A computed fold for a 73-nucleotide RNA from an Anaerolineales bacterium, annotated as transfer RNA. The coordinates come from a structure-prediction model, not an experiment, and the mean pLDDT is 82.
[in-house]
RNA sequence: GCCGCCAUAGCUCAGUUGGUAGAGCAGACGUUUCGUAAACGCCAGGUCAAGAGUUCAACUCUCUUUGGCGGCU
Numbered sequence: 001g002c003c004g005c006c007a008u009a010g011c012u013c014a015g016u017u018g019g020u021a022g023a024g025c026a027g028a029c030g031u032u033u034c035g036u037a038a039a040c041g042c043c044a045g046g047u048c049a050a051g052a053g054u055u056c057a058a059c060u061c062u063c064u065u066u067g068g069c070g071g072c073u
Stems, first nucleotide, its partner, number of pairs: 001072007010025004019056001027043001029041003049065005
């Protein structure tokens, strides 16, 4: 230098024919217990890496940029 993949909650990850974004763990609160843990219930937590384009509508499609990983030279 060229090619490919990845970027979504604090962490690990889902989210396919474009239609209001989810789970587990972690966290707050509650039930239970003499108390703790466990279990159960409930709540909170997201500019979907950034910018632009297409569209009535974009995490999703197109382009560019940034960061990470891999391959080739």

Rfam family: tRNA. The family's RNA type in Rfam is transfer RNA. About the family: Transfer RNA (tRNA) molecules are approximately 80 nucleotides in length.